[in-house]
A computed fold for a 72-nucleotide RNA from a Candidatus Gottesmanbacteria bacterium, annotated as transfer RNA. The sequence was found in a public genome assembly. The coordinates come from a structure-prediction model, not an experiment, and the mean pLDDT is 81.
RNA sequence: UACCCGGUAGCUCAACGGUAGAGCAGCAGCCUUUUAAGCUGUUGGUUCAGGGUUCGAGCCCCUGCCGACUCA
Numbered sequence: 001u002a003c004c005c006g007g008u009a010g011c012u013c014a015a016c017g018g019u020a021g022a023g024c025a026g027c028a029g030c031c032u033u034u035u036a037a038g039c040u041g042u043u044g045g046u047u048c049a050g051g052g053u054u055c056g057a058g059c060c061c062c063u064g065c066c067g068a069c070u071c072a
Base pairs, nucleotide, nucleotide: 002070005067006066007065010024011023012022013021018055026042027041028040029039030038048064049063050062051061052060
């Protein structure tokens, strides 16, 4: 420099344009002499930023920022 991929909960990741979810973590409870483990429930989101399309955008389009890979 060019090409391509990614950015969503504290972390790892889902989500055919139609109510944003799971696991882990956290919190509460049960169990246990206690801890751990196990079981049940539950909190937590400006979906990187700005703009556009659409009745409706995490998803489609444009620009920017950040990260990773490849090439020169």